[in-house]
Context: one part of a larger RNA
Molecule: small-subunit ribosomal RNA, 3' major domain
Organism: Candidatus Harrisonbacteria bacterium
RNA sequence: AGACGGGGACUCGCACAAGCGGUGGAGCAUGAGGUUCAAUUCGACAGUAAGCGAGGAACCUUACCAGGGUUAGAAAUCCAGACGAAUACCAGCAGAAACGUUGGUAGUCUCUCAAGGACGGCUGGACAGGUGCUGCAUGGUUGUCGUCAGCUCGUGUUUUGAAAUGUUCCCUUAAGUGGGGUAACGAGCGCAACCCCUAUCUGAUGUUACAAGUGUCAUCGGAAACUGCCCUCUUUUUGGGGGAGGAAGGCGGGGAUGACGUCAAAUCCGCAUGGCCCUCUGAUACCCUGGGCUACACUCGUGCUACAAUGGCCGGUACAAUGGGCUGCUAAGCCGCAAGGCGGAGCUAAUCCCAAAAAACUGGCCCCAGUUCAGAUUGAGGGCUGCAACUCGCCCUCAUGAAGUCGGAAUCGCUAGUAAUCGCGGAUCAGCUACGCCGCGGUGAAUACGUUCUCGAGUCCUGUACU
Numbered sequence: 001a002g003a004c005g006g007g008g009a010c011u012c013g014c015a016c017a018a019g020c021g022g023u024g025g026a027g028c029a030u031g032a033g034g035u036u037c038a039a040u041u042c043g044a045c046a047g048u049a050a051g052c053g054a055g056g057a058a059c060c061u062u063a064c065c066a067g068g069g070u071u072a073g074a075a076a077u078c079c080a081g082a083c084g085a086a087u088a089c090c091a092g093c094a095g096a097a098a099c100g101u102u103g104g105u106a107g108u109c110u111c112u113c114a115a116g117g118a119c120g121g122c123u124g125g126a127c128a129g130g131u132g133c134u135g136c137a138u139g140g141u142u143g144u145c146g147u148c149a150g151c152u153c154g155u156g157u158u159u160u161g162a163a164a165u166g167u168u169c170c171c172u173u174a175a176g177u178g179g180g181g182u183a184a185c186g187a188g189c190g191c192a193a194c195c196c197c198u199a200u201c202u203g204a205u206g207u208u209a210c211a212a213g214u215g216u217c218a219u220c221g222g223a224a225a226c227u228g229c230c231c232u233c234u235u236u237u238u239g240g241g242g243g244a245g246g247a248a249g250g251c252g253g254g255g256a257u258g259a260c261g262u263c264a265a266a267u268c269c270g271c272a273u274g275g276c277c278c279u280c281u282g283a284u285a286c287c288c289u290g291g292g293c294u295a296c297a298c299u300c301g302u303g304c305u306a307c308a309a310u311g312g313c314c315g316g317u318a319c320a321a322u323g324g325g326c327u328g329c330u331a332a333g334c335c336g337c338a339a340g341g342c343g344g345a346g347c348u349a350a351u352c353c354c355a356a357a358a359a360a361c362u363g364g365c366c367c368c369a370g371u372u373c374a375g376a377u378u379g380a381g382g383g384c385u386g387c388a389a390c391u392c393g394c395c396c397u398c399a400u401g402a403a404g405u406c407g408g409a410a411u412c413g414c415u416a417g418u419a420a421u422c423g424c425g426g427a428u429c430a431g432c433u434a435c436g437c438c439g440c441g442g443u444g445a446a447u448a449c450g451u452u453c454u455c456g457a458g459u460c461c462u463g464u465a466c467u
Stems, first nucleotide, its partner, number of pairs: 001467002003464003007461007015451002019414005026305008034296002042053002064291007073127001077126005083120002087106007109117001129278002132276003138272002140267003143263001145261001150189006156165003169180003195255004200223007210213001226249001229243005307407001311366006323354003328347002333342003373404001378399007420443007
């Protein structure tokens, strides 16, 4: 000087408390451990791994396994040699394909020809290639403490010196925020502000929008909030408490923004990259077919659906926002119980389509029953995508109708348009394992005495045999 303390003081945080809803029990989805396997590719492992890398594993992807193949290679550059345009299309043979092999047709430029060039395969030489190892050799990127209020520097001063001061103290703040004081005076990175969305008003413009106008809406611009005004407290400073006006009041709400560092944290399998290793014969390279990544005595994490009457089913009837669409979104109409099929209007989109919002409201039935709750599992029959749904897709219909009657110890989220609950969209994508993820709006609570306790953090004091 740090760090630590089951030391103290002060202060803060959904940290506890108060409240609401969950997880832990069930079935299923998904990830992980373990086991199994020819292979179940690799990475991630308390917080900070486990619906994570993966914004889409039937093939591909794919890195794994079995088998069949190739050898300067699927992709690159250069040199030399001989040869031939290159290239495109068609057909045959063998084969699971890859690959190989045979034949046919068309088919250049310069130039009288030759030579040469362009271009290609072949041969040879330099090579290529590697998701092989090392994240403890690295760049870049990221997580965490933590959006916490901290982390430092210059000069000066104090000290034998490491160091200290500033940054401590008092008041204040969300804040090392500001004020006062002060051997310090300043400064930098952080805080705040500048940026974006939203909330009020306003100006201009206006089609493809509708409520047809002093309008909504869209786009751009402007105004507005600053403790500015009033009362009060205060070191009459800075600020605190209250009030008015106002759409908004003391940071209005949200986002983006993450200091110095820490964990030799994560990533050599996104990419780049040092070193090491493979390239000898059938290779750690490359191509293909099939399998695997989906296994299943079990254990854990994250989710979905429930166990019902604040409910279920049937009918009627409203009210959103964000987005997406030309290899596309696909209307009306017709067929089908349906999934879906036929159809093809419209739309390169404020025009047309996806598109029906759902909960809610309203009428009826059910009457507490393992049920008109629940919808797992299995049988059968269909549909769609796709060369191809056996391993291993989604959807529809009929039948089947499991556990489950609110969950032990324990444990999670959230302070307001939040939690809870309801549906909608998108990326990826042929299809889909999405109940995931990222967004959107609808309805819309409860509670906070307080800081004693648990967890974490900041400042100061203190102790220490730790560094």